Molecule: c-di-GMP-I-GGC riboswitch aptamer
Organism: Methylococcus sp. EFPC2
RNA sequence: UUCGCAAAAGCCACACCCGUCGCGAGGCGGGGCCGGAAAGCCACGGGUCUCUUGAGAUAGCCGGGUUGCCAAUC
Repeated sequence: UUCGCAAAAGCCACACCCGUCGCGAGGCGGGGCCGGAAAGCCACGGGUCUCUUGAGAUAGCCGGGUUGCCAAUC
């Protein structure tokens, strides 16, 4: 640098439930664990969603950017 077959150490946490913030999509904390090799971070492009139509939400929708563990490879 490329890559993710197997392994090892770990990591995150769908739905749902409780609390809380928000008009709302949804966010945060706790429980939970469908799954994930970036399901770490970024709203840049597209998609979807919300509303006070101005703005916002979604990174676990896709693409892109960027950072990282281990193994193998160059």